[in-house]
RNA sequence: CGGAAGGUGGCGCAACGGUAGCGCGCUUGGUUUGGAACCAAGGGGCUCCAGGUUCGAAUCCUGGUCUUCCGA
Numbered sequence: 001c002g003g004a005a006g007g008u009g010g011c012g013c014a015a016c017g018g019u020a021g022c023g024c025g026c027u028u029g030g031u032u033u034g035g036a037a038c039c040a041a042g043g044g045g046c047u048c049c050a051g052g053u054u055c056g057a058a059u060c061c062u063g064g065u066c067u068u069c070c071g072a
Stems, first nucleotide, its partner, number of pairs: 001071007010024004018055001026042005048064005
């Protein structure tokens, strides 16, 4: 320098253009002599940034940025 994939709660990942979910973790309660496990409830992200299209964008388009991989 060229090409490809990716960026979504604390972590790992989902999400046919229609109010963003799951697992683990976290908080509270139950259970226990206590802990673990189990059960119930709850908090936490408007999706890397900026524009565009659309009635409506995490999703489509453009530019930028960061990470990984391949090639030179």
Transfer RNA from a Bacteroidia bacterium, 72 nucleotides, folded computationally. The organism belongs to Bacteroidia, within Bacteria. The coordinates come from a structure-prediction model, not an experiment, and the mean pLDDT is 81. The RNAcentral record of the sequence draws on ENA. Rfam family: tRNA.